[in-house]
Annotation: A computed fold for a 503-nucleotide part of an RNA from an uncultured bacterium, annotated as small-subunit ribosomal RNA, 5' domain. The full RNA is in RNAcentral, with records from ENA and Greengenes.
Context: one part of a larger RNA
RNA sequence: GGAUGAACGCUGGCGGCGUGCCCAACACAUGCAAGUCGAACGGUUAAGCCACCCUCGGGUGGGAAUAGAGUGGCGAACGGGUGAGUAACACGUGACCAACCUGCCCCGCGCUCCGGGACAACCGCCGGAAACGGCGGCUAAUACCGGAUACUCCGCGGGAUCCGCAUGGAUCCCGCGGGAAAGCCUUCACGGCGCGGGAUGGGGUCGCGGCCCAUUAGGUAGUAGGCGGGGUGACGGCCCACCGUGCCGACAACGGGUAGCCGGGUUGAGAGACCGACCGGCCAGAUUGGGACUGAGACACGGCCCAGACUCCUACGGGAGGCAGCAGUGGGGAAUCUUGCGCAAUGGGGGCAACCCUGACGCAGCGACGCCGCGUGCGGGACGAAGGCCUUCGGGUCGUAAACCGCUUUCAGCAGGGACGAGACAAGACGGUACCUGCAGAAGAAGCCCCGGCUAACUACGUGCCAGCAGCCGCGGUAAUACGUGGGGGGCGAGCGUUAUCC
Repeated sequence: GGAUGAACGCUGGCGGCGUGCCCAACACAUGCAAGUCGAACGGUUAAGCCACCCUCGGGUGGGAAUAGAGUGGCGAACGGGUGAGUAACACGUGACCAACCUGCCCCGCGCUCCGGGACAACCGCCGGAAACGGCGGCUAAUACCGGAUACUCCGCGGGAUCCGCAUGGAUCCCGCGGGAAAGCCUUCACGGCGCGGGAUGGGGUCGCGGCCCAUUAGGUAGUAGGCGGGGUGACGGCCCACCGUGCCGACAACGGGUAGCCGGGUUGAGAGACCGACCGGCCAGAUUGGGACUGAGACACGGCCCAGACUCCUACGGGAGGCAGCAGUGGGGAAUCUUGCGCAAUGGGGGCAACCCUGACGCAGCGACGCCGCGUGCGGGACGAAGGCCUUCGGGUCGUAAACCGCUUUCAGCAGGGACGAGACAAGACGGUACCUGCAGAAGAAGCCCCGGCUAACUACGUGCCAGCAGCCGCGGUAAUACGUGGGGGGCGAGCGUUAUCC
């Protein structure tokens, strides 16, 4: 000098774009953050409509729409937040899987037949303070189950051809055995099942690469390998029985410390050094530890079970909870925001759709936290006012600075108009915002640090090794350009200094 997610002191006019718990992965009040589908299903209420009856209060029936709960489907594994752990195939990069999976989506081929029994809801009874539960009875389905068909799929056996990269792979033929389906709307439409392919997403293996300590030198018993098996979507000591004793290590094993990794960021001429906030990719954990269930996908932040700590309710028998989602609270701290508006846009989930949900997101609010832009006026104006300071008392300086004259009106203010963002109609949170036009009036808008040398900028007074200054050298003990104040000057400017950290 540059840089910062900064903080502190003094000061502070406007706007745009960014950005804002770096500490306690501390504890959390309250609200919201994941639902949706009646075109899968049973069932159902008020108003309104139609018809009928009527004791003029209303009642009965019909059809359509609608609310809550239930069965069922899809989603809830995405999106959002955090960096605790992790020195590891976690990440980056390259390669491989002849050892693998992939819901929704796209393409191709074929199919969609016949039956059955339940369980919620509901009704009745019962238990419990509650959370919730038990028994009996009725019922529908795209829920569940049986059968048929399949010969493409899977398994076993046999045969043929071709190929490779070790285990081996591909195609074709024959035999035996096994395996599917769901309807709804009925107008189109939307679906269901099997097989093959694609796309997307994932799983696994390996080469290489990226921290510190040798004041860590030996480490290791599922340890290293084999045979057989279990398990998995799949390979594997992943797991298990047996066999045998190997395996790793100064090219740093093992141990300890520290740390999420990368694209990138800062600095530097570069080499390099330091960092990993915002944005993007990957990983990991979701109060702590463990576990599985469901599912195409989880060992699952706003799912379940168990244990621990903590908080809350209780009728003492027993229950409820998890902000490292968005706001917000306490606490910690030098320090980090609103319990805002909207689904209008983009994107996501569900739905044929209308539409619903969406603290993702789009916006607004707060903070000079950063970057950028703008303003605080412009021209004239002295034989140089007043006043301040200095003075050799002549004067010098603040200083064209002010007053005064003329002019302009950015920004802010007031008033009128008023969008784009919305790609067929409709629909705009932002927003009466941006922007345009008009009006008034210099009117509302300057500070901070420094002036001994480094380093740009000097005098007077006060003080007297005191009070104080200080980044280094060093100033101050009676004329201090170094302390304090005034005047003057220098630098930067809505900022200026200080502190911390990196280059």